[in-house]
RNA sequence: CGCCUGCAAGGGCAAACCCGUCGAAAGGCGGGGACGCAAAGCUUCCGGGCUAAGGGACAAGUUCCUAUCGACAACAGUCGAGUGCCAGCGGGGUCGCCAGG
Numbered sequence: 001c002g003c004c005u006g007c008a009a010g011g012g013c014a015a016a017c018c019c020g021u022c023g024a025a026a027g028g029c030g031g032g033g034a035c036g037c038a039a040a041g042c043u044u045c046c047g048g049g050c051u052a053a054g055g056g057a058c059a060a061g062u063u064c065c066u067a068u069c070g071a072c073a074a075c076a077g078u079c080g081a082g083u084g085c086c087a088g089c090g091g092g093g094u095c096g097c098c099a100g101g
Stems, first nucleotide, its partner, number of pairs: 003101004012037002017032006035088001041094003045091003048086003054066004058061001068081005
């Protein structure tokens, strides 16, 4: 230095819930708080999930569809530019403490 493993030590992060705040919402941020986590560090590239303000449909509503729009297309679909959230859903990428092999 690299790979594998994760007993220990020093530590780290922080679920639910509560308060405040931003947001249409999902959810984010801050404080409290710990269910857990060897990457529960970072990153939406892939799959998956959540929300539906806006848009669309209609049976006109506490309904349904849509996380982008445009073009082609009878439907299905195809092509090109790029749209909210979840990294503690899984995969990928990337940085990384200590110890043992």

The RNA shown here (c-di-GMP-I riboswitch aptamer) has 101 nucleotides and comes from a Gallionellaceae bacterium. The coordinates come from a structure-prediction model, not an experiment, and the mean pLDDT is 75. The organism belongs to Gallionellaceae, within Bacteria. Of the family's consensus pairs, 85% are formed in the model.